The part of an RNA shown here (large-subunit ribosomal RNA, domain I) has 536 nucleotides and comes from candidate division WOR-1 bacterium RIFCSPHIGHO2_02_FULL_45_12. The coordinates come from a structure-prediction model, not an experiment, and the mean pLDDT is 84. Rfam family: Bacterial large subunit ribosomal RNA.
[in-house]
Context: one part of a larger RNA
RNA sequence: GCACAUAGAGGAUACCUUGGCACUGCAAGUCGAUGAAGGACGCGAUUGGCUGCGAUAAGCCUCGGGGAGCUGUCUAAAUAGCUUUGAUCCGGGGAUCUCCGAAUGGGCAAACCUAUGGCGGUUAAUACCGUUAUAUCCUUCGAUUUAUCGAAGGGGGACAACCCGCUGAACUGAAACAUCUUAGUAAGCGGAGGAAAAGAAAACAAUAGUGAUUUCGGGAGUAGUGGCGAGCGAAACCGAAAGAGCCUAAACCCAUCUUUAUGGUGGGGGUUGCGGGACCGUAACGUGGGAUCAACGAAUCUAGCGGAAUCUGCUGGAAAGCAGAGCCACAGAAGGUGAUAGUCCUGUAUGCGAAAGAUUCAAUGACUCUAGCGGUAUCCCAAGUACAACGGGACACGAGAAAUCUUGUUGGAAUCUAGGAGGACCAUCUCCUAAGGCUAAAUACUCUGCAGUGACCGAUAGUGAACAAGUACCGUGAGGGAAAGGUGAAAAGAACCCAGGAAUGGGAGUGAAAUAGAACGUGAAACUGUGUGCCU
Numbered sequence: 001g002c003a004c005a006u007a008g009a010g011g012a013u014a015c016c017u018u019g020g021c022a023c024u025g026c027a028a029g030u031c032g033a034u035g036a037a038g039g040a041c042g043c044g045a046u047u048g049g050c051u052g053c054g055a056u057a058a059g060c061c062u063c064g065g066g067g068a069g070c071u072g073u074c075u076a077a078a079u080a081g082c083u084u085u086g087a088u089c090c091g092g093g094g095a096u097c098u099c100c101g102a103a104u105g106g107g108c109a110a111a112c113c114u115a116u117g118g119c120g121g122u123u124a125a126u127a128c129c130g131u132u133a134u135a136u137c138c139u140u141c142g143a144u145u146u147a148u149c150g151a152a153g154g155g156g157g158a159c160a161a162c163c164c165g166c167u168g169a170a171c172u173g174a175a176a177c178a179u180c181u182u183a184g185u186a187a188g189c190g191g192a193g194g195a196a197a198a199g200a201a202a203a204c205a206a207u208a209g210u211g212a213u214u215u216c217g218g219g220a221g222u223a224g225u226g227g228c229g230a231g232c233g234a235a236a237c238c239g240a241a242a243g244a245g246c247c248u249a250a251a252c253c254c255a256u257c258u259u260u261a262u263g264g265u266g267g268g269g270g271u272u273g274c275g276g277g278a279c280c281g282u283a284a285c286g287u288g289g290g291a292u293c294a295a296c297g298a299a300u301c302u303a304g305c306g307g308a309a310u311c312u313g314c315u316g317g318a319a320a321g322c323a324g325a326g327c328c329a330c331a332g333a334a335g336g337u338g339a340u341a342g343u344c345c346u347g348u349a350u351g352c353g354a355a356a357g358a359u360u361c362a363a364u365g366a367c368u369c370u371a372g373c374g375g376u377a378u379c380c381c382a383a384g385u386a387c388a389a390c391g392g393g394a395c396a397c398g399a400g401a402a403a404u405c406u407u408g409u410u411g412g413a414a415u416c417u418a419g420g421a422g423g424a425c426c427a428u429c430u431c432c433u434a435a436g437g438c439u440a441a442a443u444a445c446u447c448u449g450c451a452g453u454g455a456c457c458g459a460u461a462g463u464g465a466a467c468a469a470g471u472a473c474c475g476u477g478a479g480g481g482a483a484a485g486g487u488g489a490a491a492a493g494a495a496c497c498c499a500g501g502a503a504u505g506g507g508a509g510u511g512a513a514a515u516a517g518a519a520c521g522u523g524a525a526a527c528u529g530u531g532u533g534c535c536u
Base pairs, nucleotide, nucleotide: 001534002533003532004531005530006529007528008527015486016485019457020456021454022453023452024451025450026449027448028446029445030158031157038100039099040098041054042053043052048074049073050072060094061093062092063091064090065089069082070081071080105114106113107112115134116133117132118131119130120129121128136155137154138153139152140151141150142149143148144147162193163191164190165189166188167187173180177227203210204209214241215240216239217238218237224232225231245438246437247436248382252268253267254266255265256264257263258261273416275381276380277379278378279375280374281373282372288369289368290367292366293365294364297361298360299359300358301357302356304352305351306350310325311324312323313322314321326343327342328332334346335345336344387411388410389409390408391407392406393405394404397423418433419432420431421430422429473480474479493520496507497506498505499504
């Protein structure tokens, strides 16, 4: 050195799963000055962490469920207690809830310091103690001292994604790069809701018609746009989902107020494009609807309850295995039990159940909304608006023949014999009525609850985290961020003896097994010994 054997060391592999990942269905979609989210500090007979709770402190009251044990967990034991006068436990409602934190009496280096007024306690009286009010902004109202005060209501902060708005990149692509693209993306800021936004035609269309919005499948990678490069990229229309429509301003009338004006406020009236309304006549009192509120009822949710059917023998440490003979099944889903159980346990199919709270639905009541016909041509029909010019932006559309939408500057109409649109513009024709507002559903998302599914992972995987995990540790800080699962069916966790100071080892004992002995299941390889043989 090689080979074989046998040990050590090591922790791969296969097996397992308490934890993850993705998705489906239903639910829920907010919490907060009535002090949140998140924390600090406390609370246990003994208490370090976690959990729970708050000086009423692993808990208090009450209403239900449940029915024999209980005093959470890592974590056993002892001790002391509670409990059929119903505990522990589960669910509904309520009480308490230190200090910090939007933090809000003032301050501050969070969890601390400190004040004024009222009321109460205490004291001979101060002091001291308890309790309560006292931040700021906005809106409305009221006072007077006209720049202040008072009252009422609201806001403030947190929050995973989804939504709307404002601000708004670059790397990149164009095989360089500047228009362009990336992209109105990322990021920042503001705001809201369970959805948001949009929304009842100054819309589409084309001689035929449709009839708010939104979303999906097509139309279609089409028409277009484009250093006509890279790329960008519609709409009508068709088919589906869903389906819902309404309220003001003005003219006119009435009341009221005063700084009498072409006035303000309140009420009536009125809401439209076969133009409508006011105005003048005439006619009707019931019909239908509601997206608002209330109590009753039903269903569902927040605890639960009933729930079929098996024994023997064999092997074995253990039967659920094998053998034999049965049984149930609206239940042969699943998990557990000393190996693989329809019939042992928990369950499953199926049936039943709520004092209290919540949600939805139906009908009822309240409240509320609801029309016609004719005439006339006097009045009204949303103004620094429409529109134009210049400069930007949005539209699939990069200034283009560039409509449409929007608006910084400058000009600046009309009121129905009116006005806008139909992709320059004009005519004809057709469609519509801007300059006020509201509006469910179909759609988007998942921090969250329940039920379930997986040709998803199985401890270097799957979440960073199956374990004291956003922990230990690192960093001044923003921030970064691990490793770490498996004795056995049951601790039966090795009494006792020997060696040793101990660690530990040898016996003994437990166990099916101890080369399952806690550094514990299986136990590969690298690596390190020992023995034997061979070669040099």